[in-house]
RNA sequence: AUCUUAUCAAGAGUGGCUGAGGGACGGACCCUGUGAAGCCCGGCAACCUGUCAUAGCAGAGACUAUGAUGCUGGUGCCAAUUUCCGCGGAAUGUUAUUCAAUUCCGAGAGAUGAGAA
Numbered sequence: 001a002u003c004u005u006a007u008c009a010a011g012a013g014u015g016g017c018u019g020a021g022g023g024a025c026g027g028a029c030c031c032u033g034u035g036a037a038g039c040c041c042g043g044c045a046a047c048c049u050g051u052c053a054u055a056g057c058a059g060a061g062a063c064u065a066u067g068a069u070g071c072u073g074g075u076g077c078c079a080a081u082u083u084c085c086g087c088g089g090a091a092u093g094u095u096a097u098u099c100a101a102u103u104c105c106g107a108g109a110g111a112u113g114a115g116a117a
Base pairs, nucleotide, nucleotide: 002116003115004114005113006112007111008110013041015040016039017038021031022030023029025086026085027084028083042078043077044076047074048073050069051068052067053066054065055064056063082109087106088105089104090103091102092101
């Protein structure tokens, strides 16, 4: 780098170092010397792991499913819905019609986990 699958409306700092950018991409709109990104500490969460409970098999183990927990480990995350739009459809309202607009649904793209080759 590719494929499969699940999730993406919640949550998380008046800390230390440092010092100019950041929000994937394009557009918009934002954040930022009242300190960006990064590193450390801290925290959030519960994807995997661990532990426990229930159900499935006559029983135990294993396994599977669901739930609980956060005390072990692996990631992840800590402005704004994945900041919004980007492609398609529906409804609404306007209009002679169209374009454009608003709301919703889906796709695409992206992010993260788990798995595969």